Model confidence (mean pLDDT): 81 of 100. Predicted 3D model of an 82-nucleotide RNA (transfer RNA) from a Betaproteobacteria bacterium. It matches the Rfam family "tRNA". Rfam classes the family as a transfer RNA. Rfam describes the family as follows. Transfer RNA (tRNA) molecules are approximately 80 nucleotides in length. The source organism's lineage runs through Bacteria, Pseudomonadati, Pseudomonadota and Betaproteobacteria.
[in-house]
RNA sequence: GCCUCGGUGGUGGAAUUGGUAGACGCGCCGGACUCAAAAUCCGGUACCGCAAGGUGUGUCGGUUCGAGUCCGACCCGAGGCA
Repeated sequence: GCCUCGGUGGUGGAAUUGGUAGACGCGCCGGACUCAAAAUCCGGUACCGCAAGGUGUGUCGGUUCGAGUCCGACCCGAGGCA
């Protein structure tokens, strides 16, 4: 230099054909249980806002009524070729 795959909450990781982003775990917070704890169980857990509402999938653009998903450029990581 070229090719392939990947980048999504604090973390691992889903999202089928473009149609409610974050299912399901871990962690964390609160509660139940216990003399107290562990284990187990229940609820909550992106950001801004008093609310209504708005924003958010590596970055910046594009296509579309609608993009995590499709297209372009770039950044980062893994593998391969030279």